RNA sequence: GGUCCUGUAGCUCAGAGGAUAGAGCGCUCGGGUGCGAACCGAGAGACCGCAGGUUCGAGUCCUGCCAGGGCCA
Numbered sequence: 001g002g003u004c005c006u007g008u009a010g011c012u013c014a015g016a017g018g019a020u021a022g023a024g025c026g027c028u029c030g031g032g033u034g035c036g037a038a039c040c041g042a043g044a045g046a047c048c049g050c051a052g053g054u055u056c057g058a059g060u061c062c063u064g065c066c067a068g069g070g071c072c073a
Base pairs, nucleotide, nucleotide: 001072002071003070004069005068006067007066010025011024012023013022018056027043028042029041030040031039049065050064051063052062053061
């Protein structure tokens, strides 16, 4: 330099055009217990790497850039 993949809650990941963007773990509160753990219930937390574009509508499609990774040179 070329090419491909990835970039969504603290972490690991789902979500392939139309629900208030979900799950597990973690966290907070309550129950539970002699106190805890396990377990049960409830809750907070991301506007989706950045900027444009297409569309009535974009996390999802397109373009550029940034970051991480693989392959080639």
Molecule: transfer RNA
Organism: Pyxidicoccus sp. 3LG